[in-house]
RNA sequence: AGCCGAAUUCCCGGACGUCCCAGCGGCCGGGGAGCGGGGAACCCAUUGGGGCCUGACCAAGGCUUCACGGGGCGAAUCGCCGGAGUUCCGGCGUAGCGCGAUCUCUUUCAGCGCGAGCCCGACAGCUAACCCCGUAGGCGACCGAAAGAGAA
Numbered sequence: 001a002g003c004c005g006a007a008u009u010c011c012c013g014g015a016c017g018u019c020c021c022a023g024c025g026g027c028c029g030g031g032g033a034g035c036g037g038g039g040a041a042c043c044c045a046u047u048g049g050g051g052c053c054u055g056a057c058c059a060a061g062g063c064u065u066c067a068c069g070g071g072g073c074g075a076a077u078c079g080c081c082g083g084a085g086u087u088c089c090g091g092c093g094u095a096g097c098g099c100g101a102u103c104u105c106u107u108u109c110a111g112c113g114c115g116a117g118c119c120c121g122a123c124a125g126c127u128a129a130c131c132c133c134g135u136a137g138g139c140g141a142c143c144g145a146a147a148g149a150g151a152a
């Protein structure tokens, strides 16, 4: 008895555990609802740097050259420093996220914590119809200041 998270709920079947049945418990499989995510048209949009040109200038556009594979879930990105030497490890910061919120909801500040991991495999912008997938895991209340709305 709550919190993070989409990750909850109901039904059916199976074996197992408590000697048997029933009940209960978790596990496995199937289905429904809810929740979350991905793929996928028209329209719209089209990586970054340098040089030249049009544009008086700016914005914008054209030509050329160089570099880089790209993408998804998630808050989890982007820098700097050190070691090893592309991948890796450690440290400091940081976009961002969570707690902060004990009558309920929303929000701000102080403070605290996180700032991971995994996957696709040359392929995915957006996206109606349509198609596909997930529904795990983890933590253990320690409560400072303030604003708004509501309930009692």
Stems, first nucleotide, its partner, number of pairs: 002139003008033007016025003034135006044125001047067008069123001070120004078093006096114004103150007

About this RNA
A computed fold for a 152-nucleotide RNA from a soil metagenome, annotated as c-di-AMP riboswitch aptamer (ydaO/yuaA leader). Its mean pLDDT, the model's own confidence on a scale to 100, is 77. The model forms 96% of the base pairs in the Rfam consensus.